[in-house]
RNA sequence: CGGAGUGUAGCGCAGUUUGGUAGCGUACCUGGUUUGGGACCAGGUGGUCGGGGGUUCAAAUCCCUCCACUCCGACCA
Numbered sequence: 001c002g003g004a005g006u007g008u009a010g011c012g013c014a015g016u017u018u019g020g021u022a023g024c025g026u027a028c029c030u031g032g033u034u035u036g037g038g039a040c041c042a043g044g045u046g047g048u049c050g051g052g053g054g055u056u057c058a059a060a061u062c063c064c065u066c067c068a069c070u071c072c073g074a075c076c077a
Stems, first nucleotide, its partner, number of pairs: 001073007010026004020057001028044006050066005
């Protein structure tokens, strides 16, 4: 430099194909069971989807651009 992929809650991921107002597990908080810890049960808090712009009544989802990371290739030594 070229090609491909990834970016969503503290962490790990789904949702994108087919646009309709964001979810699962774990962690965390509260309560219960237990002598206590752990464990289990019930309830709850937490993200506007990497940044910006565009299309649309409506965008995590479609388009453009930029950023970060990963893989492959090329180049230099």
The RNA shown here (transfer RNA) has 77 nucleotides and comes from Candidatus Ruthturnera sp. Model confidence (mean pLDDT): 81 of 100. It matches the Rfam family "tRNA". By type it is a transfer RNA. It was read from a public genome assembly.